[in-house]
Molecule: c-di-GMP-I riboswitch aptamer
Organism: Desulforhopalus sp. IMCC35007
RNA sequence: AUGAGACAAAGCCAAACCCGUAGUGAAACGGGGACGGAAAGCCACGGAUCUCUCGAGAAAGCCGGGCUACCUCA
Numbered sequence: 001a002u003g004a005g006a007c008a009a010a011g012c013c014a015a016a017c018c019c020g021u022a023g024u025g026a027a028a029c030g031g032g033g034a035c036g037g038a039a040a041g042c043c044a045c046g047g048a049u050c051u052c053u054c055g056a057g058a059a060a061g062c063c064g065g066g067c068u069a070c071c072u073c074a
Stems, first nucleotide, its partner, number of pairs: 002074004012037002017032005035061001041067003045064003049058004
């Protein structure tokens, strides 16, 4: 550098649910929690979805795509 990813190890993230906060609202944020994750890291580019005052917004833990990255093995 390339390829692969389990029943391994280190570290990481954190669904449902509960409490609190913001918002008209939505799949938002903080704390607890742990169902899961090998990109559950980042980007709304395509499709699908959600919200509302229909012009905007939400969502990357729905699928695809782009960029970057840990560990192990070959």